[in-house]
RNA sequence: AUUGAUAAUGGCAAACUUAUUGAAAAAUAAGGACGCAAAGCUACAGGCCUAAAGGUAAUAACCUAUGGUGGCUGAGUUACCAAAG
Numbered sequence: 001a002u003u004g005a006u007a008a009u010g011g012c013a014a015a016c017u018u019a020u021u022g023a024a025a026a027a028u029a030a031g032g033a034c035g036c037a038a039a040g041c042u043a044c045a046g047g048c049c050u051a052a053a054g055g056u057a058a059u060a061a062c063c064u065a066u067g068g069u070g071g072c073u074g075a076g077u078u079a080c081c082a083a084a085g
Base pairs, nucleotide, nucleotide: 003082004081011036012035016031017030018029019028020027021026034071040077041076042075044074045073046072047069048068049067054063055062056061
């Protein structure tokens, strides 16, 4: 460097519940564990979610991210351990 145990030391925390923020998606905190070897960090590329404001429209609806998602993937970046090969 690569790889990743039925190892060690530790870590994170899905759904759900409560509170707060938000137009929403969602986020944060507490509880809680489905899982995770980067489930640490960054929205750069693609995907996905939302559509307040704006636009088309006309009270139906549609379009758009400047809003989100790193627990969708790629990329970038940092890091603990070391059995076997």
The RNA shown here (c-di-GMP-I-GGC riboswitch aptamer) has 85 nucleotides and comes from Aquibacillus kalidii. Its Rfam family is "c-di-GMP-I-GGC riboswitch aptamer". Rfam 15.1 lists 1,298 matches to the family in 717 species. Clan: c-di-GMP_I riboswitch clan. Rfam links the family to the GO term cyclic-di-GMP binding. Taxonomically the source falls in Aquibacillus (Bacteria, Bacilli, Caryophanales, Bacillaceae). Its mean pLDDT, the model's own confidence on a scale to 100, is 87. It was read from a public genome assembly, where an Rfam model found it.